[in-house]
């Protein structure tokens, strides 16, 4: 430099173009003599910008980061 792939809560992982969910972690409460386990609740995310559409995590364009292949 060329080609391909990936990008969603702190981490992992879902979501036919139609309410962005779950698990772990974290926080609060319950339980316990204390802690852990367990139970209940809470916090928190679509890589950036633009476009298409009534409606975009999803489709299109562009940029960025990472991975693979080729030279």
């Nucleotide at each position: 430099u060329g080609g391909g792939g990936u990008g969603u809560c702190g981490u992992c992982u879902a979501a036919u173009g139609g309410c962005a969910g779950g698990a772990c972690a974290c926080c609060a409460g319950g339980u316990u003599c204390u802690g852990g386990c367990c139970c209940u609740g809470g916090c928190g995310g679509u890589c950036g910008g633009g476009g298409u559409u009534c409606g975009a995590a999803u489709c299109c364009c562009u940029g960025c980061a990472c991975c693979c292949c080729a030279g």
Molecule: transfer RNA
Organism: hydrothermal vent metagenome